[in-house]
RNA sequence: GAUGAACGCUGGCGGCAUGCCUAAGACAUGCAAGUCGUACGAAGUGACCCUUUGAAAUGGAGUGCUUGCACGAAGUAGAUGAGGAUUCUCACUUAGUGGCGCAAGGGUGAGUAACACGUGGGUAAUCUGCCUUCGAGACUGGGAUAACAAUUGGAAACGAUUGCUAAUACCGGAUGAUAUGUAUAACGAUACGUUGUUAUAUAUUAAAAGGAGCCUUUAAAGCUUCACUUGAAGAUGAGCCUGCGGCGCAUUAGCUAGUUGGUGGGGUAAAGGCCUACCAAGGCGACGAUGCGUAGCCGAACUGAGAGGUUGAUCGGCCACAUUGGGACUGAGACACGGCCCAAACUCCUACGGGAGACAGCAGUUAGGAAUAUUCGUCAAUGGGGGAAACCCUGAACGAGCAAUGCCGCGUGAAUGAUGACGGUCCUCUGGAUUGUAAAAUUCUGUUGUUGGGGAAGAACAGUUAAUAUAGGAAAUGAUAUUAAUUUGACGGUACCCUUCAAGAAAGCUCCGGCUAACUACGUGCCAGCAGCCGCGGUAAUACGUAGGGAGCAAGCGUUAUCCGAAUUUAUUGGGUGUAAAGGGUGUGUAGGCGGUUUACUAAGUUCAAGGUUUAAUUCCGAAGCUUAACUUCGGUUCGCCUUGAAAACUGGUUUACUUGAGUAUGGUAGAGGCAAGUGGAAUUUCUAGUGUAGCGGUAAAAUGCUUAGAUAUUAGAAGGAACACCAGUGGCGAAGGCGACUUGCUGGGCCAUCACUGACGCUGAGGCACGAAAGCGUGGAGAGCAAAUAGGAUUAGAUACCCUAGUAGUCCACGCCGUAAACGAUGAAUAAUAAGUAUCGGAAUUUUCGGUGCUGAAGUUAAUGCAUUAAGUAUUCCACCUGAGUAGUACGGUCGCAAGGCUGAAACUUAAAGGAAUUGACGGGCACCCGCACAAGCGGUGGAGCAUGCUGUUUAAUUCGAGGCUACGCGAAGAACCUUACCUAGGCUUGACAUCCCGUUGACCGUCUUGGAAACAAGAUUUUCCCUUCGGGGACAACGGUGACAGGUGGUGCAUGGUUGUCGUCAGCUCGUGUCGUGAGAUGUUCGGUUAAGUCCGACAACGAGCGCAACCCUUGCCCUUAAUUGCUAACAUUAAGUUGAGAACCUUAAGGGGACUGCCAGUGAUAAACUGGAGGAAGGUGGGGAGGAUGUCAAAUCAUCAUGCCCCCUACGUCUAGGGCUACAGGCGUGCUACAAUGGCCGAUACAAUGAGACGCAAUACCGCGAGGUGGAGCUAACCUAUAAAGUCGGUCUCAGUCCGGAUUGGAGUCUGCAACUCGACUCCAUGAAGUUGGAAUCGCUAGUAAUCCCAAAUCAGAAUGUUGGGGUGCAUAAAAUGCCGGGUGUUGCACA
Repeated sequence: GAUGAACGCUGGCGGCAUGCCUAAGACAUGCAAGUCGUACGAAGUGACCCUUUGAAAUGGAGUGCUUGCACGAAGUAGAUGAGGAUUCUCACUUAGUGGCGCAAGGGUGAGUAACACGUGGGUAAUCUGCCUUCGAGACUGGGAUAACAAUUGGAAACGAUUGCUAAUACCGGAUGAUAUGUAUAACGAUACGUUGUUAUAUAUUAAAAGGAGCCUUUAAAGCUUCACUUGAAGAUGAGCCUGCGGCGCAUUAGCUAGUUGGUGGGGUAAAGGCCUACCAAGGCGACGAUGCGUAGCCGAACUGAGAGGUUGAUCGGCCACAUUGGGACUGAGACACGGCCCAAACUCCUACGGGAGACAGCAGUUAGGAAUAUUCGUCAAUGGGGGAAACCCUGAACGAGCAAUGCCGCGUGAAUGAUGACGGUCCUCUGGAUUGUAAAAUUCUGUUGUUGGGGAAGAACAGUUAAUAUAGGAAAUGAUAUUAAUUUGACGGUACCCUUCAAGAAAGCUCCGGCUAACUACGUGCCAGCAGCCGCGGUAAUACGUAGGGAGCAAGCGUUAUCCGAAUUUAUUGGGUGUAAAGGGUGUGUAGGCGGUUUACUAAGUUCAAGGUUUAAUUCCGAAGCUUAACUUCGGUUCGCCUUGAAAACUGGUUUACUUGAGUAUGGUAGAGGCAAGUGGAAUUUCUAGUGUAGCGGUAAAAUGCUUAGAUAUUAGAAGGAACACCAGUGGCGAAGGCGACUUGCUGGGCCAUCACUGACGCUGAGGCACGAAAGCGUGGAGAGCAAAUAGGAUUAGAUACCCUAGUAGUCCACGCCGUAAACGAUGAAUAAUAAGUAUCGGAAUUUUCGGUGCUGAAGUUAAUGCAUUAAGUAUUCCACCUGAGUAGUACGGUCGCAAGGCUGAAACUUAAAGGAAUUGACGGGCACCCGCACAAGCGGUGGAGCAUGCUGUUUAAUUCGAGGCUACGCGAAGAACCUUACCUAGGCUUGACAUCCCGUUGACCGUCUUGGAAACAAGAUUUUCCCUUCGGGGACAACGGUGACAGGUGGUGCAUGGUUGUCGUCAGCUCGUGUCGUGAGAUGUUCGGUUAAGUCCGACAACGAGCGCAACCCUUGCCCUUAAUUGCUAACAUUAAGUUGAGAACCUUAAGGGGACUGCCAGUGAUAAACUGGAGGAAGGUGGGGAGGAUGUCAAAUCAUCAUGCCCCCUACGUCUAGGGCUACAGGCGUGCUACAAUGGCCGAUACAAUGAGACGCAAUACCGCGAGGUGGAGCUAACCUAUAAAGUCGGUCUCAGUCCGGAUUGGAGUCUGCAACUCGACUCCAUGAAGUUGGAAUCGCUAGUAAUCCCAAAUCAGAAUGUUGGGGUGCAUAAAAUGCCGGGUGUUGCACA
């Protein structure tokens, strides 16, 4: 895009079309084929005739009077009704005989793969009613029969017998042809068999004396017309034959006996095995026979750019069928839809004896189904049958009805209209946006509708009447033609026109994540649901549902089904096969396909021209008619097939030549080419003998195994089988598989040279045939080594494996099968031409060339990778194969095989991917390089003990919450007795503990006191404002009470977030612009060679630059200088107990500013670079030490409980106040620490030396008291001024290796301090007690120098409460500087089925 459609929602009108696709199921009822009396006999009715009846109409005597109205007799008239007569006439009807029709029209598509259809021929092998034309004719006889009558059977359908009668019914005779048969002759055609036409002769064969009309005349005849017979021809229709064309399956490969042909005969309208008798053995088939399945065919329809693909409704042509099957009859025509006979199934009637029926005609019913209409009108038109005609018949046809089933047209209003209304929706919500000029309102219009009127075309006739003309005829009838009159409409009072009314009666459907035009809110919360594909939904859904808004189409819109397109996705146009699916394992060769140069002929293909045919409709082009369009009509164009003629280039055929393709010949040559026989040495194993002694063997390590019965080892000899080291090579040969010691024999192929011969002999190759690794199978041998199976030993969670010890088939030989491999170059064969360079093998030659085998690369090609004269490039020919993945190389069938199995080879179903190449990452028990307390070398720890502290688990009313490998666990917490506090229990409050606004009352609030209570709280007492003022009041502030907006939430979501932080990692990386390369993802830069701590620097380079990182800039520390000199310092001078004081500014120190270090200098190495190594000088040397500082990013890492914050949730509670409790529990487990286990030590005594810091709610000295914690007291200090014993160390003493004079847990008692309060639950002191622990398993941590280790000191938090944390100083080691196996990181590379 389309549809004979269906379904869902919706629905105003008209025109034109279309309407059982399923059950070729079954059918009630009505209709669909009759007609002719001018063929015939007969019957009947009516008229005419007689009797009777006497309507309308006419008529107008008269009457009433209102003088123009009404009534109205006789007469005329003869409708209608009733009865009768008659067969002379007329008209009409009809059962029967007879004629024509019923073979058309109408329906359906079951069957049919066929001369059924389409197209083109043939019929010399044929027929043809009615119709047309031209001839001839129509003479003479006969006997029946229906109807009818009578009798009679049967329920009916339907008959039977007897007796009459007619014909255009039936049957003889005559005539007789251009008919038929035979014969002869002439002229043609031919397939040479035959046959056509004409002429002559001979034989045979026909009819309805009919109907109607006219005239003359009555004996009959004539004429006209309609019928009839016969012959010739035409037209129309039909039969038969035939070339070509159009479905699937080869998992259908062989089929055929009247089969194929011939002769004789029969049959037909007609050829023919169409039928029959005999004879022969043929006929068809891979160019697909036979079989099976499916199917009416075509013009055409849909789609498509076309080529094609699909379809075969309506309309038209052909065929077939008429319940199913068979058969003939009649006829011009049938083997007959509404005829006959027989059989079958079914339905109906029946008196049970017997009968009737066939909607795939039009309506209609029922069934089936998703689904398909009225038991309508008319013959008015068109057409058909009959008839002389009128006319009759016609469910053909024309019309109407139903259905949005389709196509086309029209409408549902138009213009103006901004308070941009109300309402809805949304938002950043005192307001705005949108719906939206939309509505309302005003002014118009009137299509459709509605009211009332008018009103077609379609009609031409035929017939009848009248008139005229024409031809023929003696004339008339008649025939033909013209004119006039008359007459015919189902649709339908329809189309159309005028008119009334009033915007009044007329819009929906689907969609809005992308494809694909159109977005927001709410609800829901992987639910409900959506979905064509991708996919959406797990609490902020443009994807579900609803709403608002929007988009599209519109009387329709969506969905489903089907077809084509998109799909170059079966590729003729127009694809592919190295790696995506796809080259057969290899050769040989049949059919077939294709084929070198040249001469002539031919004309099959080819090209051109003409003719025939190609129904109509349709399509296309141009017009015309319906108001337009759909629709209809007119004109024109086109394909194909056939015939004839022409041309001869190309292809084909025949033919003449040629040599370059191919082959032969001659001479050389290389080779693991093949087959057979023989020979050889090394090695393994076994056997024999010798020497010799305790192990051997095997592995990562072992064990099984062998061995004192003498192994292994070693020497000599022998046996036997298999394989052939070195040479050996991207070397050679072969078609492939494959081929490797040497010699001989037989044998195949290649290459080179020569250019003698043949003369296209060629290429490919479906089937066929042959070869074909290894394994396997059969028979018979052989059997050293190796070695499936098997056994044992190990390994392991297991180990039916990898490893070890043994070991059988097999491996080997002969013969026969199998027929497959990653049979690979994953690359079929052949031919031609197409850049270079290089290596190697063989030959000839020596500028070179021919043939093989490789590498690198140009053009070209490819999706890329790559290929590239050995093509995957450019072309030609032939073969094979592919068409998403899985199922599956499976099943079934066939075939081969002894078997194993091979070859051929599907589908149902499932699925949105499977796959290739390349890219960037990540990953690897891959590689290379480099780095790091990563290992190693060391020092000290942890893991064992006790305690402290955190976590888990458990418990609990609660044990609040968070953190979870590294990167949670002395973490948030720089400090939980109350508070903190978030948890639990209990008691209270509800605009609230806290903020803002409003109203009222009071004048303060605060503070103090009393009572109840655990307190909060409740009740009371007491006390008590400021400013301005017009003195009325107003304002500020505060408390209390009230109202509602709101407050409040450590409630949830760190996976909605901001901010902050951890980690990789202080690792050296991460990127960008422009350019270049690539189809692209991307690459390059950033790689490479060096170097560095470093993407640090240098050099090279299709890159050139730049940014964030590195480094530096900052702080601190180490040296010096300048300046300054108190509270710090003190060299000189003076002084003191004392830098105490005077004094000094040198030193130290303090704190400001400077200097200094830069690979700057030297030597070596290196590319002369960057840099490295060493050295000098220097306080310091190659970043001097330390800190702060943390790129792009990763971990949905951590935190909603610091804070902020979206959304959700609570609102007399998830808020808030209070008391008590809990966070401190305690079987077990884990982390981090402290103290130890002692002599490098403990204890006692004496004694020396710091720094960082802190101090007024504070630090606190001297002094006194206490064993002590501490107390009393308070000098000094707002601090370089005052406040603190530094300890290890050193000196001296004691202990002497023990659970101790080590260790200090635990427990009892007594106290101190802080605080409202030490019970749960603080720290400290004294006395007493004196646990575990004697250096810690597997494992594991930190550290490279002022570091580890060790020793004290201070601070923050803090009322009190450190073994924690953060700082400070004192003493002060060992080891490595070599390498990269572990861990982690960086760079490059490689693999990858991961992203």
Predicted 3D model of a 1395-nucleotide RNA (small-subunit ribosomal RNA) from an uncultured bacterium. The RNAcentral record of the sequence draws on ENA and SILVA.